[in-house]
RNA sequence: GCGCCGCUAGUUUACCGGUAGAAUUCAUCCUUGCCAAGGAUGGGAACCGGGUUCAAUUCCCGGGUGGCGCA
Numbered sequence: 001g002c003g004c005c006g007c008u009a010g011u012u013u014a015c016c017g018g019u020a021g022a023a024u025u026c027a028u029c030c031u032u033g034c035c036a037a038g039g040a041u042g043g044g045a046a047c048c049g050g051g052u053u054c055a056a057u058u059c060c061c062g063g064g065u066g067g068c069g070c071a
Base pairs, nucleotide, nucleotide: 001070002069003068004067005066006065007064010024011023012022013021018054025043026042027041028040029039030038047063048062049061050060051059
């Protein structure tokens, strides 16, 4: 330099055109003599820009970043 693949809560991940779900974590409460475990409620996410579309996390283009391969 070229090609391919990935990027979603703090972390691990599901979904892949029509309200983004779970686990863990965090906050409050319940339970207990205390802790742990358990339970209830709540908070928290689509890498960035543009395009297509009634509607984009999803499709297309460019950029960023990580991985793999070739030279």